This is a predicted structure of a 523-nucleotide part of an RNA (small-subunit ribosomal RNA, 5' domain) from an uncultured Bacteroidota bacterium. Its Rfam family is "Bacterial small subunit ribosomal RNA". Gene Ontology terms of the family: structural constituent of ribosome and ribosome.
Context: one part of a larger RNA
RNA sequence: GAUGAACGCUGGCGGCAGGCUUAAUACAUGCAAGUCGAACGGUAACAUGGGUAGCAAUACCUGAUGACGAGUGGCGCACGGGUGCGUAACGCGUAUGCAACCUACCCUGAAUUGGAACAUAACGUUGAGAAAUUAGCGCUAAUAUUCCAUGUGAAUAUGAAGAGGCAUCUUUUUAUAUUUAAAGAUUUAUUGAUUUAGGAUGGGCAUGCGUAUCAUUAGUUAGUUGGCGGGGUAACGGCUCACCAAGGCGACGAUGAUUAGGGGUUCUGAGAGGAUAUCCCCCCACACUGGAACUGAGACACGGUCCAGACUCCUACGGGAGGCAGCAGUAGGGAAUAUUGGGCAAUGGAGGCAACUCUGACCCAGCCAUGCCGCGUGCAGGAAGACGGUCCUAUGGAUUGUAAACUGCUUUUAUCAUAGAGUAAUCGCGGGGACGUGUCCCCGUCUGCAAGUAUAUGAUGAAUAAGCAUCGGCUAACUCCGUGCCAGCAGCCGCGGUAAUACGGAGGAUGCAAGCGUUAUCC
Repeated sequence: GAUGAACGCUGGCGGCAGGCUUAAUACAUGCAAGUCGAACGGUAACAUGGGUAGCAAUACCUGAUGACGAGUGGCGCACGGGUGCGUAACGCGUAUGCAACCUACCCUGAAUUGGAACAUAACGUUGAGAAAUUAGCGCUAAUAUUCCAUGUGAAUAUGAAGAGGCAUCUUUUUAUAUUUAAAGAUUUAUUGAUUUAGGAUGGGCAUGCGUAUCAUUAGUUAGUUGGCGGGGUAACGGCUCACCAAGGCGACGAUGAUUAGGGGUUCUGAGAGGAUAUCCCCCCACACUGGAACUGAGACACGGUCCAGACUCCUACGGGAGGCAGCAGUAGGGAAUAUUGGGCAAUGGAGGCAACUCUGACCCAGCCAUGCCGCGUGCAGGAAGACGGUCCUAUGGAUUGUAAACUGCUUUUAUCAUAGAGUAAUCGCGGGGACGUGUCCCCGUCUGCAAGUAUAUGAUGAAUAAGCAUCGGCUAACUCCGUGCCAGCAGCCGCGGUAAUACGGAGGAUGCAAGCGUUAUCC
């Protein structure tokens, strides 16, 4: 000098930031991922219309309409958010390569969108079970599923002709054969579906170099190292398997052990360097512990599935349910770390034609002097140098001290009152214009959690606001009293045994200041 700090004493305000460093301990409760009726069959609730009965209130019926519980289907749930257990590794950083690869949604180009079929949930019905859940039978739809046709193309196999290179090779054109698509909706404007080429974005893989400590760890390795072949993968590869060879790594530190997420950064330092990894950003790993795959463009998936285990809960004892290292919150641990808050108004994300819905991401508010920065706690005059305190060489003097009283002024701040933002641009709706007739532009209208906040103005009145540590030297600041090697102090030197500037108190002084000191850690 610094800190995600803690502790002691003290504490006025604002802005901006930060806030479980320990138990990756266990979790009550609520919320954190849904959305689409412009894919579908439908109608549980609400509303509108209609109908029936009734004098009426009202009751019942009706999917006709707005909508919509549950269900099928699509997209999303692989993002966003959390944590740092593991990992000394192509994990990360940096620089390359892939002639060895994938990429939903998005953009551009080319071509197509013809026909048919049988199921199933919902629903009905009959059951089983305490429940979670589940079985049989019957009906039905689709952008669900299946089959046929067509093949611009694509894939595979074989052949021909060129071009290129980086070793295996790559690429262009072409011929033959085989295989392979589709889905509709609607407000008629569109939008979707299928095949394929390219782009963009995101990923996968490989490699050079760098990446902690210990030699009181010196040898290590059998799928191990390489090859032929089969399998597997999006793809290369002992990735896996059969066979063959006997290799591979190592004092330029293998193997083993310990510790640890890595980087941008941050702190310190003149620099070199040393230390660091909290907040924010990028990458990685993990999601009660261990294992596994399914679905999918993408996961071996935090709020998905299955198996095993530990733990907790329910049970009718037969069997079931759960996973806060999401946001709050609870217990525990600890020196120590916050609200079971508001809103989707903004930014961003998912779905949707859209309106919109969802969003503990996010934006805000609450708590905490935890830090940084800023402001204030008055200003000017005022000497009988008052009283009181303290000290002394004591009829007196020094100091507290212009300090106070008193006079004048100001009102930041405070309190009260009045006014009151910017953050809002949209989307949509209404009107107008341009042309490509569904896109763009213009005008109006609609939309604010924070918040009656920030801010402004006025009124009142010095009014509401100072402490902490130190004073032997280092080190700025000295005297008196008490104590008497006691009580105590102390970072180092050291102080205290009767005149202690070093202990305790007082007066005074010095330093910093809404903080000051101590402790811990780093330079």